[in-house]
Molecule: c-di-GMP-I riboswitch aptamer
Organism: Syntrophobotulus glycolicus
């Protein structure tokens, strides 16, 4: 330099709940809280799968489906450090 990835070190993140706020809803966002995570960092116009259905718009009998949401679903992308 490269590749691998442990709890030794140094950082870091924060499930479920619960408070308040936006939201039609999925959800987000503070703040408490800690199930966990070696990328649980970052991408939703690379892709697959998941979700919501209030208003438009296609279709209209219902339902479905465009814009909506999630990266702690697979996954692309990038990235520290022992030990080998």
């Nucleotide at each position: 330099g490269a590749g691998c990835g442990a709890u030794a070190a140094g950082a870091g993140u924060a499930a479920a709940c619960c408070u308040g706020u936006c939201c039609a809803a999925a959800g987000a966002c503070a703040g408490g809280g800690a199930c966990g995570c070696a990328a649980a960092g970052c991408u939703a116009u690379a892709g697959g799968g998941u979700c919501u259905a209030g208003g438009u718009g296609c279709u209209u009998a219902c339902a479905g489906u465009u814009c909506a949401a999630a990266a702690g679903u697979c996954a692309g992308u990038u990235a520290u450090u022992a030990a080998c």